[in-house]
RNA sequence: GGGGCCGUGGUCUAGCUUGGUAUGAUCUGUGCCUCGGGCGCACAGGAUCCUGAGUUCGAAUCUCAGCGGCCCCA
Repeated sequence: GGGGCCGUGGUCUAGCUUGGUAUGAUCUGUGCCUCGGGCGCACAGGAUCCUGAGUUCGAAUCUCAGCGGCCCCA
């Protein structure tokens, strides 16, 4: 220098194909349970979806540019 894949709560992750209220687990808090703790259960909290622009009534999703990570080729 060329090519491919990836980027979503504190952490991991679904959703992208086919645009329409962002999913689950973990974590944290409270309560139930227990003599107490753990486990379990219920409720609650937490993401302007890497950045910017474009298309669209509407973008995590499509397009372009950039940034970062991994891999391959030279």
Molecule: transfer RNA
Organism: Candidatus Woesearchaeota archaeon